Predicted 3D model of a 562-nucleotide part of an RNA (large-subunit ribosomal RNA, domain I) from a Planctomycetaceae bacterium.

[in-house]
Context: one part of a larger RNA
RNA sequence: GGUGCAUGGUGGAUGUCUAGGCGUGAUGAGGCGAUGAAGGACGUGGUAGGCUGCGAAAAGCCCAGGCGAGCUGUCAAACGAGCUUUGACCCUGGGAUGUCCGAAUGGGGAAACCCAGCAUGACUGUGCAAGCAGAUCAUGUUACUGGCGGCUGAAUGCAUAGGCCGCCAGAGCCAACGCAGGGAACUGAAACAUCUCAGUACCUGCAGGAAAGGAAAUCAACCGAGACUCCGUAAGUAGCGGCGAGCGAAAGCGGAUCAGCCCAAACCGUCCCUUCGGGGGCGGGGUUGCGGGCGCCAUUCAGGAGUUACAAAGGUCGUAGUAGUCGAAGAGUCUGGAAAGGCUCACAAUACAGGGUGAUAGUCCCGUAGGCGAAACUACAGGCCCUCCGUUACGUUUGGCGUACCAGAGUAGCGCGGUGCUCGUGGAACUCCGCGUGAAGCAGGGGAGACCACUCUCCAAGGCUAAGUACUACAUCACGACCGAUAGUGGACAAGUAAGGCGACUGAAAGAUGAAAAGUACCCCUAUUAGGGGAGUUAAAAGUACCUGAAACCAUGCACCU
Repeated sequence: GGUGCAUGGUGGAUGUCUAGGCGUGAUGAGGCGAUGAAGGACGUGGUAGGCUGCGAAAAGCCCAGGCGAGCUGUCAAACGAGCUUUGACCCUGGGAUGUCCGAAUGGGGAAACCCAGCAUGACUGUGCAAGCAGAUCAUGUUACUGGCGGCUGAAUGCAUAGGCCGCCAGAGCCAACGCAGGGAACUGAAACAUCUCAGUACCUGCAGGAAAGGAAAUCAACCGAGACUCCGUAAGUAGCGGCGAGCGAAAGCGGAUCAGCCCAAACCGUCCCUUCGGGGGCGGGGUUGCGGGCGCCAUUCAGGAGUUACAAAGGUCGUAGUAGUCGAAGAGUCUGGAAAGGCUCACAAUACAGGGUGAUAGUCCCGUAGGCGAAACUACAGGCCCUCCGUUACGUUUGGCGUACCAGAGUAGCGCGGUGCUCGUGGAACUCCGCGUGAAGCAGGGGAGACCACUCUCCAAGGCUAAGUACUACAUCACGACCGAUAGUGGACAAGUAAGGCGACUGAAAGAUGAAAAGUACCCCUAUUAGGGGAGUUAAAAGUACCUGAAACCAUGCACCU
């Protein structure tokens, strides 16, 4: 020096555990904000560093309800001082307060700061008083934009622009889902340009609890269907395509859910304006594809509707939620530190889901099955009250005849250039957009994939509309052949912390004494906040560097080899 064994040290693997995560489902909620949000800064406690709560009324104040004995949040105790059955603490509902910044909104600004105007009040000074003054204080108010109303009002006569005032609204934030306006590239095509990726990512605007769409100028095929949306199928079909790579429908059928309406116009009434041509407001009327109005004729007769469209406000009962509440049944004995374990004999069960308790508990605790419950606030559907239309007639319902009175124009179409559809310009219809041009008008017009005819079908150029569908930041509940501390969230711990970066941003590590602190009184050694020896606690030192405690590595002892 090495090897082996043993005993220690170091180290923190492994096992066991779970306070935290992950996923799925259901239900709720789907918004907050000028009554100042989201998010922050700074404060706030008897002693107070972080977190939490709160706001100069500051771990809180008031009211109502619940609970019922302790309480003054937490890391995290201690001391001190208090509160509480006149009901504290805690929980729920409502209210008050709520500094400063932040849309931030009196002006400014390098956020949490600086500086103002005006009004009112206080205070101080002065004055008999009214009042006046102020290096003071308090409260209120003063941004911008839009809409409506009122007042005022130029050039310029009427007017208009503008100005002022009042009321209402907006502004900003927010995970995904939605609609719209813009809109890539890598990539694929084994290169690459049309094409693809993809109308994706991303940017912007706007909205809702959903959004969008929506009651046929739709489809279909000579049969017919009957708004829209979503799912399945049709179908990887028909098609499109440097006919490459690839892209890729629709009808129909089966389901989910179902709901249809209102204007403009003709015409009537009424009011206003008028350049006498007409125009406008309000009310009635009316909404369709063999319509409506008007005229004539015939006919009908009491109920119907309702809060998401179609007109619209509320009350009460109820249900659910936001605190809670009742809730069965066990003793003995043995082992043990401890009984829930073993043994013996009982009991309950609409309750043997689960968790806890010194080991494994139906009957110890919390719960569980099953019941009950709200002063207050919120949501919701149904009944009733209620509301609306009509109710004997100039009305209402239906029908017939007549009547060219009405039925959405810079629109449809067309040309040029684009665009969306399965459609890449093609024979290219159809949709939408830009520029230009520009109809008919019911004897009318659109569509059926160039175009024409016939036939069929529908009625554009105004508007509204629940449900079925999408999503989950957030809340509650349930579940898991999900993880178990290098896993599972980045985060079980002071975590978006420490730390890094000028910045955008990046971003950790770190869990476990014990049943209970019973956390080692007292003595001794010592290099004296360390460590150790006794003693004591404990089932055990498991001794705060604490469960288990592997290996590498280190030390000591013994054996052997060199």
The prediction has a mean pLDDT of 84.